Predicted 3D model of a 331-nucleotide part of an RNA (large-subunit ribosomal RNA, domain IV) from a bacterium. Its Rfam family is "Bacterial large subunit ribosomal RNA".
Context: one part of a larger RNA
RNA sequence: CUGUGUAAAAGGAACUCGGCAAAAUGGCUCCGUAACUUCGGGAUAAGGAGUGACUUUUGAUUCAAAAAAUGUUUUAAGAGUUGUCACAAAAUCGGAAGAAGUAACUGUUUAACAAAAACACAGGUCUCUGCAAAUUCGCAAGAAAAGGUAUAGAGGCUGACGCCUGCCCGGUGCUGCAAGGUUAAGGGGAUAUGUUUUGGCAUUGAACUUAAGCCCCAGUAAACGGCGGCCGUAACUCUGACGGUCCAAAGGUAGCGAAAUUCUUUGCCACCUAAUUAGUGGCCUGCAUGAAUGGCGUAAUAACUUCUUUACUGUCUCUUACACAGACUCA
Numbered sequence: 001c002u003g004u005g006u007a008a009a010a011g012g013a014a015c016u017c018g019g020c021a022a023a024a025u026g027g028c029u030c031c032g033u034a035a036c037u038u039c040g041g042g043a044u045a046a047g048g049a050g051u052g053a054c055u056u057u058u059g060a061u062u063c064a065a066a067a068a069a070u071g072u073u074u075u076a077a078g079a080g081u082u083g084u085c086a087c088a089a090a091a092u093c094g095g096a097a098g099a100a101g102u103a104a105c106u107g108u109u110u111a112a113c114a115a116a117a118a119c120a121c122a123g124g125u126c127u128c129u130g131c132a133a134a135u136u137c138g139c140a141a142g143a144a145a146a147g148g149u150a151u152a153g154a155g156g157c158u159g160a161c162g163c164c165u166g167c168c169c170g171g172u173g174c175u176g177c178a179a180g181g182u183u184a185a186g187g188g189g190a191u192a193u194g195u196u197u198u199g200g201c202a203u204u205g206a207a208c209u210u211a212a213g214c215c216c217c218a219g220u221a222a223a224c225g226g227c228g229g230c231c232g233u234a235a236c237u238c239u240g241a242c243g244g245u246c247c248a249a250a251g252g253u254a255g256c257g258a259a260a261u262u263c264u265u266u267g268c269c270a271c272c273u274a275a276u277u278a279g280u281g282g283c284c285u286g287c288a289u290g291a292a293u294g295g296c297g298u299a300a301u302a303a304c305u306u307c308u309u310u311a312c313u314g315u316c317u318c319u320u321a322c323a324c325a326g327a328c329u330c331a
Base pairs, nucleotide, nucleotide: 001326002325003324004323005322006321007320008319010317011316014315019312027051028050029049030048031047036041038160052082053081054080055079056078057077058076059075060074063071064070083087095310096309097308098307099306100305101304102302103301107119108118123158124157125156126155127154128153129152135144136143137142161297162296163295164294166227167226168225171224172223173220174219175218176217180215181214182213186209187208192203193202194201195200228246229245230244231243232242255289256286267283268282269281270280271279
């Protein structure tokens, strides 16, 4: 010096991206226990007290062949005595509280750098499917679906629960559509050309006929998706309920909002601190929120993310000592 431990004055997170690591807490009995809540929880909430040994009292309990007495095993409660600095004396063995984000939850995952807010999930909804089902595998035979039958099966999206889920069908998709337009081969053969031994042969191929599809016409957004500008206006000012105009299929409703989304930005105000680009609560000027690509809430849960308080400490101020194992030197 490296590793693993032990101890540390005063301070106690000043360390650091961040309390990372360490310390602290810890068992059992009794008391006591908030907000919130889906009334189950939250909860070991939080916060306190006790805990050894001996004697004794009362009760329960095991065994001794049925009972009692007595002894014995285990044990609870009460009283008294007594020892240590220290009695759950070792080992095992939750630190706690408050606030916010996200995901309801238990679960699953990148075997060997990611365990998560990602996936799944119960629940919701849409579409397809009437059974020789749809869908899928296979060249086929055949098989899965299923020895099931729409309360079933398949596919997509969302993701407990609560309150809700606005407007747009112009584009794309899907569905429907006995009309009309367009459209292939095929059918059809008008016409024309070549050759000719005029019997023909070869070529050309108009009208007409004709499928799905496409066009056209409708429907459909929990289908893919989309959801505006400019100008003026109220008797201080500001703002603009109101008006005008252009464009569009329709112009973003309820909610939420500097947000896991806010560029400007360390936005502005308040709280928290001696001091805060952090955090929380408001505001709304949303660069570029927004409703199953779900919106907003939400008890419980989380090796999730962020902030704060308390306890605690060698993380630090600022290092030190000791033990053991290496390294190193000599043999």
The full RNA is in RNAcentral, with records from ENA.